This is a predicted structure of a 97-nucleotide RNA (Glycine riboswitch aptamer) from a Rhodospirillales bacterium. The coordinates come from a structure-prediction model, not an experiment, and the mean pLDDT is 77.
RNA sequence: ACGAUCCCUGGCGGGAGAGACCGGCGGACCCUGGUCCGGCGGCGCCGAAGGAGCAAACGCCCCACAAACUCUCAGGCAAAAGGACCGCGGGGAGAAG
Numbered sequence: 001a002c003g004a005u006c007c008c009u010g011g012c013g014g015g016a017g018a019g020a021c022c023g024g025c026g027g028a029c030c031c032u033g034g035u036c037c038g039g040c041g042g043c044g045c046c047g048a049a050g051g052a053g054c055a056a057a058c059g060c061c062c063c064a065c066a067a068a069c070u071c072u073c074a075g076g077c078a079a080a081a082g083g084a085c086c087g088c089g090g091g092g093a094g095a096a097g
Stems, first nucleotide, its partner, number of pairs: 002097001005093005011088004019043001021042003025038006044077003050073001051071003
């Protein structure tokens, strides 16, 4: 120096699911009942931010212990945004050899 693998990335690309539900309230706009936005409440629903739970194996025992599985606290249910994860780029660590 190369290097399996791992981590980071406000660089680029891809990236699913589920009510543009109902009722008050507030605001904005058009102008007199409509449109949009925000928050609250109700019912229904989704899993791929985050969070929680679970097996086998290993181990003398105890404790502890995974995920895209399970839950749905949180989050979300037009578009946009967000988005686990994937590919490329950049940065870092680095086994054997």

Annotation
NCBI's taxonomy places the organism under Bacteria, Pseudomonadati, Pseudomonadota, Alphaproteobacteria, Rhodospirillales.